This is a predicted structure of a 74-nucleotide RNA (transfer RNA) from a Caldifarciminota bacterium.
Lineage of the source: Bacteria > Pseudomonadati > Caldifarciminota.
The prediction has a mean pLDDT of 80.
The RNAcentral record of the sequence draws on ENA.
Rfam family: tRNA. Rfam describes the family as follows. Transfer RNA (tRNA) molecules are approximately 80 nucleotides in length.
RNA sequence: GCGCCCGUAGCUCAACUGGAAAGAGCACAGGGUUGCGGACCCUGAGGUUGUGGGUUCAAGUCCCACCGGGCGCG
Numbered sequence: 001g002c003g004c005c006c007g008u009a010g011c012u013c014a015a016c017u018g019g020a021a022a023g024a025g026c027a028c029a030g031g032g033u034u035g036c037g038g039a040c041c042c043u044g045a046g047g048u049u050g051u052g053g054g055u056u057c058a059a060g061u062c063c064c065a066c067c068g069g070g071c072g073c074g
Base pairs, nucleotide, nucleotide: 001073002072003071004070005069006068007067010026011025012024013023019057028044029043030042031041032040050066051065052064053063054062
């Protein structure tokens, strides 16, 4: 340099063929329980979906460029 794959919450991952308010587990905060903790139960907070454009009535999802990571080839 060329090709392929990936990028969504602090971490690990969902989101079917483009369509309902972007979810789950862990972690975190508050409460319950407990002699105190842990475990368990209830509730909650946390997201410019890597960045910028484009297509569309509508984009996490499709297209383009760039950035970052991985693999292969030279």